[in-house]
Molecule: transfer RNA
Organism: Patescibacteria group bacterium
RNA sequence: GUGGCUAUGGUUUAACGGCAGAACAGUGGGUUGUGGUCCCAUUAGCCUGGGUUCGACUCCCAGUAGCCACC
Repeated sequence: GUGGCUAUGGUUUAACGGCAGAACAGUGGGUUGUGGUCCCAUUAGCCUGGGUUCGACUCCCAGUAGCCACC
């Protein structure tokens, strides 16, 4: 340089173009003689910028970062 894959809460990950879900973690509470387990509530997310569309995590373009192959 060329081609391809991936990017979603703190972490691991789902999501036919139509409400962004789950688990763990965090916080508050309940239970317990204490701790743990268990239960309830709650905080927090679509890599960036454009485009298409009534509507985009999803489709298109460009970029950024990581990984793979070739050169």